[in-house]
Formats: sequence, C1' cells, structure tokens
RNA sequence: GCCCUGGUAGUUUAGUGGCUAAAACAUGGCCCUGUCGCGGCCAAGUCCCGGGUUCGAUUCCCGGUCAGGGCG
Repeated sequence: GCCCUGGUAGUUUAGUGGCUAAAACAUGGCCCUGUCGCGGCCAAGUCCCGGGUUCGAUUCCCGGUCAGGGCG
C1' cells in the first nucleotide's frame, strides 16, 4: 500500500428497514434475612463519526476513524 471482518448500556453479546432497541453480569432502590450473602421485584443507562438512499436507517450505500486478521 491492497483486501476482509467488526465497532450497539460500565462489560460481554443479540437484534439486519417500521411498536418504548433486547438479554446476562455490573450499578442504584425496595422486599426477603437477626446481619451479610443468595434469591425476588423495580429503575437508570446503548446503536463509532459525517454524508447519501428511503415515507422511515442500528440495519442498505459512500467516505472517515478505531480494533483484529490476511496478502505484498
């Protein structure tokens, strides 16, 4: 330099055009317990950046950026 894959909550991931974007762990509150822990209920928190297509984009397209891999 060229090619491929990926970037979604604090962490690990699901979701591939449309309903309030989801789960586990973590965090906070309540219940439970003599206390802690375990367990139960609830809450807050997320689509890497810019542009395009579309009635509508996390999803499709282009560019950038970051991470991983391959070729030279």
Molecule: transfer RNA
Organism: Candidatus Pacearchaeota archaeon